[in-house]
Molecule: small-subunit ribosomal RNA
Organism: metagenome
RNA sequence: AGGGUUUGAUCCUGGCUCAGAACGAACGUUGGCGGCGUGGAUUAGGCAUGCAAGUCGAACGAGAAGGGUGCCUUCGGGUGCCUGGAAAGUGGCGUAAGGGUGAGUAAUGCGUAGAUAACCUACCCUGGGGACCGGGAUAGCCAGCGGAAACGCUGAGUAAUACCGGGCGAUGUCAUCAGCUCGCAUGGGCUUUUGACCAAAUGGGUUCCGCCCUUGGAGGGGUCUACGUGGUAUUAGCUUGUUGGUGGGGUAAUGGCCUACCAAGGCGACAAUGCCUAGCGGGUGUGAGAGCAUGGCCCGCCACACUGGGACUGAGACACUGCCCAGACUCCUACGGGAGGCUGCAGUCGAGAAUCUUCCGCAAUGGGCGCAAGCCUGACGGAGCGACGCCGCGUGUGGGAUGAAGGCCUUCGGGUUGUAAACCACUGUCAGAGGGAAGGAAAGCUUCGGUUUGACCGACCCUCAAAGGGAGCUCGGGCUAAGUUCGUGCCAGCAGCCGCGGUAACACGAACCGAGCUAACGUUGUUCGGAAUCACUGGGCUUAAAGGGCGCGUAGGCGGCGUCAACAGUUGAAGGUGAAAUCCCUCGGCUCAACCGAGGAACUGCCUCCAAUACUAUGACGCUCGAGGAAGGUAGGGGCACGUGGAACUUCUGGUGGAGCGGUGAAAUGCGUAGAUAUCAGAAGGAACUCCUGUGGCGAAAGCGAUGUGCUGGACCUUUUCUGACGCUGAGGCGCGAAAGCUAGGGUAGCGAACGGGAUUAGAUACCCCGGUAGUCCUAGCCGUAAACGAUGGGCACUAGGUAGUGGAUCUUCCGAUGGAUGCACUGCCGAAGCAAAAGUGUUAAGUGCCCCGCCUGGGGAGUAUGGUCGCAAGGCUGAAACUCAAAGGAAUUGACGGGGGCUCACACAAGCGGUGGAGCAUGUGGCUUAAUUCGAGUUCUACGCGAAGAACCUUAUCCUGGGUUUGACAUACGCGAAAGCGCAGGUAGUAGGAUCCCUGAAAGGGGUACCAACGGUAUCCAGUCCGGAGCCUGUACAGGUGCUGCAUGGCUGUCGUCAGCUCGUGUCGUGAGAUGUUGGGUUAAGUCCCGUAACGAGCGAAACCCUUGUUUCUAGUUGCCAGCGGGUAAUGCCGGGGACUCUAGAGAGACUGCCGGUGCAGACCGGAGGAAGGUGGGGAUGACGUCAAGUCCGCAUGGCCUUUAUGCCCAGGGCUGCACACGUGCUACAAUGGCGUGAACAAAGGGAAGCAAUACCGCGAGGUGGAGCCAAUCCCAUAAAUCACGCCCCAGUUCGGAUUGCAGGCUGCAACUCGCCUGCAUGAAGCCGGAAUCGCUAGUAAUCGCGGGUCAGCUAUACCGCGGUGAAUGUGUUCCUGAGCCUUGUACACACCGCCCGUCAAGCCACGAAAGCGGGGAGCAUCCGAAGUCAU
Repeated sequence: AGGGUUUGAUCCUGGCUCAGAACGAACGUUGGCGGCGUGGAUUAGGCAUGCAAGUCGAACGAGAAGGGUGCCUUCGGGUGCCUGGAAAGUGGCGUAAGGGUGAGUAAUGCGUAGAUAACCUACCCUGGGGACCGGGAUAGCCAGCGGAAACGCUGAGUAAUACCGGGCGAUGUCAUCAGCUCGCAUGGGCUUUUGACCAAAUGGGUUCCGCCCUUGGAGGGGUCUACGUGGUAUUAGCUUGUUGGUGGGGUAAUGGCCUACCAAGGCGACAAUGCCUAGCGGGUGUGAGAGCAUGGCCCGCCACACUGGGACUGAGACACUGCCCAGACUCCUACGGGAGGCUGCAGUCGAGAAUCUUCCGCAAUGGGCGCAAGCCUGACGGAGCGACGCCGCGUGUGGGAUGAAGGCCUUCGGGUUGUAAACCACUGUCAGAGGGAAGGAAAGCUUCGGUUUGACCGACCCUCAAAGGGAGCUCGGGCUAAGUUCGUGCCAGCAGCCGCGGUAACACGAACCGAGCUAACGUUGUUCGGAAUCACUGGGCUUAAAGGGCGCGUAGGCGGCGUCAACAGUUGAAGGUGAAAUCCCUCGGCUCAACCGAGGAACUGCCUCCAAUACUAUGACGCUCGAGGAAGGUAGGGGCACGUGGAACUUCUGGUGGAGCGGUGAAAUGCGUAGAUAUCAGAAGGAACUCCUGUGGCGAAAGCGAUGUGCUGGACCUUUUCUGACGCUGAGGCGCGAAAGCUAGGGUAGCGAACGGGAUUAGAUACCCCGGUAGUCCUAGCCGUAAACGAUGGGCACUAGGUAGUGGAUCUUCCGAUGGAUGCACUGCCGAAGCAAAAGUGUUAAGUGCCCCGCCUGGGGAGUAUGGUCGCAAGGCUGAAACUCAAAGGAAUUGACGGGGGCUCACACAAGCGGUGGAGCAUGUGGCUUAAUUCGAGUUCUACGCGAAGAACCUUAUCCUGGGUUUGACAUACGCGAAAGCGCAGGUAGUAGGAUCCCUGAAAGGGGUACCAACGGUAUCCAGUCCGGAGCCUGUACAGGUGCUGCAUGGCUGUCGUCAGCUCGUGUCGUGAGAUGUUGGGUUAAGUCCCGUAACGAGCGAAACCCUUGUUUCUAGUUGCCAGCGGGUAAUGCCGGGGACUCUAGAGAGACUGCCGGUGCAGACCGGAGGAAGGUGGGGAUGACGUCAAGUCCGCAUGGCCUUUAUGCCCAGGGCUGCACACGUGCUACAAUGGCGUGAACAAAGGGAAGCAAUACCGCGAGGUGGAGCCAAUCCCAUAAAUCACGCCCCAGUUCGGAUUGCAGGCUGCAACUCGCCUGCAUGAAGCCGGAAUCGCUAGUAAUCGCGGGUCAGCUAUACCGCGGUGAAUGUGUUCCUGAGCCUUGUACACACCGCCCGUCAAGCCACGAAAGCGGGGAGCAUCCGAAGUCAU
């Protein structure tokens, strides 16, 4: 000191939330010791029991038990005296303190400072004086009596320091005469005269204590004053003893404190009165401070004592453990009556989240009584319980690694837990046991020698033993220090805020590891802080919440220049006070600390007094610049009243006229032959005032517009003549206040809510149309609100300019016009500085200052409810809370979007040509079916002749049924070696192997037999001499998976789109996101190029480079070619030759807006020439940043998960081909531009060895036999077809069309049943050009015609990929549909319009309200009854 959270991102506003400190706390987990503190905050609820106030025999009478002694005795006892002193009583003092609590109390309180000239004071101290003579009672006690008890009655008799009478009597009190003196108004003090009035206990005891009067003091109290001390105005008026006076009473004392009379006052917006809440202060917590919150322990004050009332006694009380009355409650009772008061210490019940022992002691300190000893003391001193708080200590210290074991993780190498442990060496704090012991003790008594006193605590010291007894809690996504694995799978759960969890969770649960604190740690609650988020210090109000609709003006606040006075504020000095404790500083005492003590400082305050007099206020006197007046002019839709005017409109009357008019996007309702609309003339009526008219004028705002007259308000300019601060603002208040609305009465042409009708529409209570009532207008009166807006309160002053308008004035010019200059008031625009979150504002401030008023404090709930008030009503003003959310907002940015705009493009549309959608068939998909119909693509484009460039078996898959198999169909291996690298291990084993055959089986597989005696290397040769190997068995690691996740991925692909875009560096601008560059003007197919330019450059794309095609040159000339020469044939480049041509395939040339004309700054465009080709010549390859969590885990690769005698592997058969149906893509057609027949012509590009296959022969044909040639510019596939010529058909379901079916064949293949293709003959279906809708194509294109290839044994190919042949039409446009690019605009969208978002609603739940009523509490007013008591009688 700040952080998190609104957004795609940004800045701001703004709330929510976190980190800190604290607590009389509570709860959870855990818990070793000690010191010092602290502990009923809730029910001021009820209380059993014990204790908490007594003491004095030195005030008094009497005197029990017991003891001693005498007498009597019935031997039980009785009685006298002495001693003794209990219990009770009289009397004195105390009981008003100490102790408890905070109910009440917003002032009868408290705090601070004062006053008392208006007072009191027992005990204590001090000064002075005094106490004479008497008297009568009464308790106790005794006797009798009543009562259950509590308690009481009667009689007899008794004492006092109890009570009473008389006397003396002052320095006392009161009155009075006089004097002195002082003060604060009444008056006070002192001295003095006179008068009146009052005292005592001569007691107890004997160095003393008491008694009475009086002076002073100390300490204590009473009363009064000023100021301060909560919330609420949704409480605005309160008050009759009320306010004052006089007389009287009362009190210690002032006073309406009380009373009689008189007056009519008193308080209140500076908040009276009422209501709610609350003891106040010193202080305490927090905070940088100012503040805010709080008042437990301790100290001071107040109040209370079961609730209410009352007095008595007393120095003091209206009295916590006194009295009386009333009430509630509890208890006793003999039912007649009585008793009681823990908010004292313990303790108990209840309620509560929650707060202790029915302890010890008067040893210390203090108090009461007493001469004293002493007694009493739940005050107090101690102990006990509670981690409730603060503080201190311990749970060991040092060494100890090739880093043990275990745990966890792992890329399997290792890492980590971790010097941690073990182990070695030490120490002895705490706790434990034993022993000793300072101190808390001061004092009292005393024969002066001495003696007595510890409830409780016990520092410290010594000894013993032993590392032995002793660590937890919370957290680990960000904020916020600290992360991994597993489990779970929007479940369980977490969460202070944001938010985590839907199969790879650092956020849930667990483990390990880590972080923090530590005898505690977390949670909850509360306070302050952060929050400048109520802003005094220290905020705001154009758009975020917030300027009153406007004026006049009351209170109040603020206020120009000068002189003098005084000193209230102010400033300074001094004095008093601000209790102690606390806080702070220093020092000291407990081993330290907490804690405690001493000193200092501080207590920021209040009061008194002195001084100063600048400023503010005050008084006096002046001044003129603020303000106002006067004079002379000016402009104006300023206001009100009464008149006047024309145009238009509607209606009425009449004329002309004759079928429609009107209205709309299009219509209809409506009007019209009963004569409309149109047109002419006339009349009537009401409302509004065209042009002028202008960011022009006036007004405070609302608002004001034809014109004349009258009345009237304000402004401006000039003169500087007068007044002399007369000013500004303005809570309340008063007035004005658009439209709509209301009341009453008029008026009503047009318009026109409601309403009716017609349309539109899914509907249309709307928009459009035809009508139309209130209303709009006038008069009078209400209402009092608007986006009443400049969303900007008023006033004054200051702070660059430029420009335009309106109204005055002055100067300049000889005058006038025009122009120029200066100054004033108003109205606009653009802009410097500044300000602002930005947009913007900017002398008309939102700048800089001063003064006054209003208003704001997160969103919703809500301008709602309620109360009050205003209103005829509608409604207005004032104006909440519960609950709920973590945001709601402002400005700007980038995108995206728009049934916004501009520019531009594309077979996008239009113009055309041909199709699809209808038929049959092929093929794919969906659906259905099935044991299975494997899987994916799947939904616009961008799945559906797609993966699949070939499903009869194979392919083929967790597709189905059935069978078999288990280290496996396939790979690697523990070893050797320095490495490269070579190698599974053990066994079979130095063994055997292999072929064939047999059994079983559908096959895979399983089982068996005979025969043979092999192979490689080495070695001179041979060989079982040596080395090596295949196979099999066993074993473990592992293999395997087209199993899942394309939303964990790589790679590849589709699409936008061959669209022209997408970015970067530096610079600049902006607080920033970002912008600029890339925008603009042109141009282009193009972000192509040019110009301009705070940008300058660059990159990826575009283009170019590459391939192909079109022209040509050169080179080369076989397998290709053949013009010329020669040879040869029936014929053919067949042969010799040739390179001319075609062609082949290499290298070049060619095209660059290069040339000409026009336009243009340029780029470029238009036209032209030349040229095979002309403006990127045609085609291809080539696909930017990115988008769609697009597609693919079944091409491949790959993380994770799953499976392991199975989801692996092998096999047989079936399925992927299944068919009421729907869709996509195609083929063939429906015919004459055709079909069929015969004849004839012209390609390109490919393929060929498990191949292509010629000639020939056979077959109608598919094909067969056979095999020349060809690894191919040589041979073969291989006849191209449309076309052309001739002929037939003659518009028909046909000589169109060929589906379907039958029969007979052929081919491939182990095998054509499910399920292949082809041929021949026969059969001859639908179909006569296709609804809504929809697709492709701009030139060698569409259309049409055939040919080839890949895959492939064969084929479902009409598919796909290529090739050539024939070969059009239309458009030169951009209104519309679709898509795209750039600029701009709006946005509440950002998952981005398939967005966002509003209202209603079932059931359930929550909160708040209403409700017949019922119950309880508080408060006010009035009246009646009325206890005790006081006063009077």